[in-house]
Context: one part of a larger RNA
RNA sequence: GAUUGAACGCUGGCGGCAUGCCUAACACAUGCAAGUCGAACGCGAAAGUACCUUCGGGUGCGAGUAGAGUGGCGGACGGGUGAGUAAUGCAUAGGAAUCUGCCCUAUAGUGGGGGACAACUACCGGAAACGGUAGCUAAUACCGCAUAAUCUCUUCGGAGGAAAGGCUUCGGCCGCUAUUGGAUGAGCCUAUGUCUGAUUAGCUUGUUGGUGGGGUAAAAGCCUACCAAGGCGACGAUCAGUAGCUGGUCUGAGAGGACGAUCAGCCACACUGGGACUGAGACACGGCCCAGACUCCUACGGGAGGCAGCAGUGGGGAAUAUUGGACAAUGGGCGAAAGCCUGAUCCAGCAAUGCCGCGUGUGUGAAGAAGGCCUGCGGGUUGUAAAGCACUUUCAGUAGGGAAGAUAAUGACGGUACCUACAGAAGAAGCACCGGCUAACUCCGUGCCAGCAGCCGCGGUAAUACGGGGGGCGCAAGCGUUAAUC
Numbered sequence: 001g002a003u004u005g006a007a008c009g010c011u012g013g014c015g016g017c018a019u020g021c022c023u024a025a026c027a028c029a030u031g032c033a034a035g036u037c038g039a040a041c042g043c044g045a046a047a048g049u050a051c052c053u054u055c056g057g058g059u060g061c062g063a064g065u066a067g068a069g070u071g072g073c074g075g076a077c078g079g080g081u082g083a084g085u086a087a088u089g090c091a092u093a094g095g096a097a098u099c100u101g102c103c104c105u106a107u108a109g110u111g112g113g114g115g116a117c118a119a120c121u122a123c124c125g126g127a128a129a130c131g132g133u134a135g136c137u138a139a140u141a142c143c144g145c146a147u148a149a150u151c152u153c154u155u156c157g158g159a160g161g162a163a164a165g166g167c168u169u170c171g172g173c174c175g176c177u178a179u180u181g182g183a184u185g186a187g188c189c190u191a192u193g194u195c196u197g198a199u200u201a202g203c204u205u206g207u208u209g210g211u212g213g214g215g216u217a218a219a220a221g222c223c224u225a226c227c228a229a230g231g232c233g234a235c236g237a238u239c240a241g242u243a244g245c246u247g248g249u250c251u252g253a254g255a256g257g258a259c260g261a262u263c264a265g266c267c268a269c270a271c272u273g274g275g276a277c278u279g280a281g282a283c284a285c286g287g288c289c290c291a292g293a294c295u296c297c298u299a300c301g302g303g304a305g306g307c308a309g310c311a312g313u314g315g316g317g318a319a320u321a322u323u324g325g326a327c328a329a330u331g332g333g334c335g336a337a338a339g340c341c342u343g344a345u346c347c348a349g350c351a352a353u354g355c356c357g358c359g360u361g362u363g364u365g366a367a368g369a370a371g372g373c374c375u376g377c378g379g380g381u382u383g384u385a386a387a388g389c390a391c392u393u394u395c396a397g398u399a400g401g402g403a404a405g406a407u408a409a410u411g412a413c414g415g416u417a418c419c420u421a422c423a424g425a426a427g428a429a430g431c432a433c434c435g436g437c438u439a440a441c442u443c444c445g446u447g448c449c450a451g452c453a454g455c456c457g458c459g460g461u462a463a464u465a466c467g468g469g470g471g472g473c474g475c476a477a478g479c480g481u482u483a484a485u486c
């Protein structure tokens, strides 16, 4: 000098665009953040209202609505965090032994049957969470049969082996089954690179390799039995410490050094540890089971919970925001669609946290006014500065109009941007410094005191170095200080 996710002190007018828990991966009240489909399926209220009534009620509308249940798809995306991880990671370049819902392409099929289980009803248990028994029932839920290949297995003879309907304006549409190829996504392997320590020198027994078996979507000690005794290491193994990695960011002429907030890609994690289930995909943040710590409810028998989602609270800290609006746009899930959901997202709020832009007036004005300060008492300086006179109205304010963002409809933003009119210089300047480095000097006070200080150093009676005044210099809605990097 440049820079920062900064903080602190003093000060503070406006706008645009960004950014905002770096600390306790500490604990969390409350609300919301993942639903959707009646064109898969069975069931099905109530309030209210009209009529009838034996006054118990019944019937119609409400309404096949609300609603829960079966079933399907989605909850593996999106969002958060960086604890762990020095390599099961990441970056780059390759590879072969794989899977891939929805989507595209192509071929063939979609025949005929069966038995259940929820919901519901009845009864029972429980404080609750929830559960039990009996009975009824539908399906694109479940199970056989038939048929089938370019499908799978094969000893090459053969064997195995599928399906589901719904809607319709009757044209068809949406589906379902099997297989082919693709696209996308994912899993796996190899090479090279990837911080510090030798005051860590030896490490390793599923360890290194082979065979048989198992296992996976798939190669493989991935697992297992047996056999062999290998494998790694001063080109740093092992151990210890630290750390998510990258595109990039900051700095620098570059080489390099430091860093890895925001945005994008990958990875890992979801109270701590372990486990599997379902599924095309998870060993699953707002799923399940077990154990643990913690919190809450309890009738003491037993139950419930997980903000490193968005807000918000306590705590920690020098320090970091609203318990806001909308699905209008973009995108996502479901649905044939209408649409529903979406704290993703788009916006608004708060903060000079940063960058950028603008304003706080302009011209004129010497009696060089008053006041202040200094003085050699003549004057000098503040200073065209003010006042005065003449103008202007950016920004802010008030009023009126008013977009684009939206293909037909639909606008949270929005009292928007922007335009016009009106009033009046009106509402808008501070901070640090002035001994040298380093631009900027005098007076008073103080008297090695009080204090200053980045370094050198100032202060012990005339201090340009402390404190105040005047003046000056530098930046400016900021200015200084501290911390940190080059």
Base pairs, nucleotide, nucleotide: 001486002485003484004483006482007481008480009479010478013358014357015356016355017354018353019351020350021316026314027313028312030311031310032309035073036072037071040070041069043067048061049060050059051058052057080269081268082267089194090193091192092191093190094189095188098186099185103182104181106179107178108177109176110175111145113143114142120135121134122133123132124131125130151160152159153158165174166173167172195241196240197239202232203231204230207229208228209227210226211225212224213223214222244266245265246264247263248259249258250257251256271292272291273290274289275288294305295304296303297302322348324347325346326345330344331342332341333340334339361391362390363389364388371382372381373380374379395427397422398421399420400419401418405413430475431474433472434471435456436455437454441470442469443468444467445466451458452457

The part of an RNA shown here (small-subunit ribosomal RNA, 5' domain) has 486 nucleotides and comes from an uncultured bacterium.
Rfam family: Bacterial small subunit ribosomal RNA.
Model confidence (mean pLDDT): 88 of 100.
RNAcentral holds the full RNA, with entries from ENA and SILVA.